[in-house]
A computed fold for a 76-nucleotide RNA from Desulfocapsa sp., annotated as c-di-GMP-I-GGC riboswitch aptamer. It was read from a public genome assembly, where an Rfam model found it. It matches the Rfam family "c-di-GMP-I-GGC riboswitch aptamer". Gene Ontology term of the family: cyclic-di-GMP binding. Lineage of the source: Bacteria > Pseudomonadati > Thermodesulfobacteriota > Desulfobulbales > Desulfocapsa.
RNA sequence: UAAGACAAAGCCAAACCUGUCGCAAGACAGGGACGGAAAGCUACGGGUCUAUAAGCAGAUAGCCGAGCUACCUUUU
Numbered sequence: 001u002a003a004g005a006c007a008a009a010g011c012c013a014a015a016c017c018u019g020u021c022g023c024a025a026g027a028c029a030g031g032g033a034c035g036g037a038a039a040g041c042u043a044c045g046g047g048u049c050u051a052u053a054a055g056c057a058g059a060u061a062g063c064c065g066a067g068c069u070a071c072c073u074u075u076u
Stems, first nucleotide, its partner, number of pairs: 002074003011036002016031006034062001040068003044065003047060004
């Protein structure tokens, strides 16, 4: 510098269950693993979802893109 092997130290943790918060989408904690090579961070663009008569407000980074950062392994 490039790549991510039916591999791997270490890491995260879907559904579901319990508790708390929230009008809701959902969030947090514990249990639990479907998966993840950025499933680390940022709502910037698009999407989806919630609430509202509407304006507006919010959720999702584990929907995609973009930006920033990083471990391990292999390779130059």